RNA sequence: GCCCCCGUAGCUCAGUGGAUAGAGUGCUGGCCUCCGGAGCCAGAGACCGGAGUUCGAGUCUCCGCGGGGGUACCA
Numbered sequence: 001g002c003c004c005c006c007g008u009a010g011c012u013c014a015g016u017g018g019a020u021a022g023a024g025u026g027c028u029g030g031c032c033u034c035c036g037g038a039g040c041c042a043g044a045g046a047c048c049g050g051a052g053u054u055c056g057a058g059u060c061u062c063c064g065c066g067g068g069g070g071u072a073c074c075a
Base pairs, nucleotide, nucleotide: 001071002070003069004068005067006066007065010025011024012023013022018055027043028042029041030040031039048064049063050062051061052060
């Protein structure tokens, strides 16, 4: 250089083109408790960037950016 895959919460992952984007874990606060790292309740927190298609895009297409893998001889 070329080819393939991936990018969603701090982390690990879900998410038929259509409802307010969810779960586990972590974090914060409260309750409980002699104390607490256990238990209960509540809360904050995300679609890599841009363009396009569409009534509607996390999802489809294109161009970038980032990560991972393959290839480098012969034909």